[in-house]
RNA sequence: GCCUUAGCCGAAUUGGUAAGGCAAUUGACUUGUAAUCAAUAGAUUCCGGGUUCGAGUCCUGGAGG
Numbered sequence: 001g002c003c004u005u006a007g008c009c010g011a012a013u014u015g016g017u018a019a020g021g022c023a024a025u026u027g028a029c030u031u032g033u034a035a036u037c038a039a040u041a042g043a044u045u046c047c048g049g050g051u052u053c054g055a056g057u058c059c060u061g062g063a064g065g
Stems, first nucleotide, its partner, number of pairs: 002065003007022003016053001024040005046062005
């Protein structure tokens, strides 16, 4: 100096309220499994504190790599 966001990977236009893929679950299809198709659920954004109407994002103290 850089990184840390769902089980894993990984975005978020530099402050406007968290994408996507894989995996999982359910259904369809199949003699059955897989594959395929459709749908559903899942995040106190590493942990505190501060600023702000509003923080993944800015400031600050820690932890881990």